[in-house]
RNAcentral holds the sequence, with entries from Rfam. This is a predicted structure of a 142-nucleotide RNA (c-di-AMP riboswitch aptamer (ydaO/yuaA leader)) from Rothia terrae. Of the family's consensus pairs, 91% are formed in the model.

RNA sequence: AUUCAUAAAACACUGCUUGGCAGAAGCGGGGGAACCAAAUUUUGGGCUUCACAUCAAAGCCCUUGGGGUUAAGUUGCACUACGCAACCGAGUGACUUCCUACUCGAACCCGACAGCUCACCUCGUUAGGCACUGGAGGAAAA
Numbered sequence: 001a002u003u004c005a006u007a008a009a010a011c012a013c014u015g016c017u018u019g020g021c022a023g024a025a026g027c028g029g030g031g032g033a034a035c036c037a038a039a040u041u042u043u044g045g046g047c048u049u050c051a052c053a054u055c056a057a058a059g060c061c062c063u064u065g066g067g068g069u070u071a072a073g074u075u076g077c078a079c080u081a082c083g084c085a086a087c088c089g090a091g092u093g094a095c096u097u098c099c100u101a102c103u104c105g106a107a108c109c110c111g112a113c114a115g116c117u118c119a120c121c122u123c124g125u126u127a128g129g130c131a132c133u134g135g136a137g138g139a140a141a142a
């Protein structure tokens, strides 16, 4: 994981029908000044064009550097076991705190590049599965 409204089209035969392009609200995210923070990055690799002594410039591709969404991270041991352990983070059915029990710590994206960040720009609002640990307080009166 929502609400409003709605085009094409479909069915029906003109409708309290199905449907949901574009749009709006709410919610969530990314980029982006000054101040502050930070500080030496020598462009990581490849191809093409241009240039053509070199250098430089433009475009495209890739991911090892860096970064983003997310709870999905760090360290140690170990060495191929869908490994182990600790710390830390997340879930357990109307809210919240502590303890306890059982589990989870994946995946995807950007493409050499991004600190914070007013204005401003921009993106998402999908899909699937399952069927409810227990105890002690607080709040609340749905």
Stems, first nucleotide, its partner, number of pairs: 002025003009018002011015001026125006036115001044062006065113001066110004073087005088105005095138005
The organism belongs to Rothia, within Bacteria.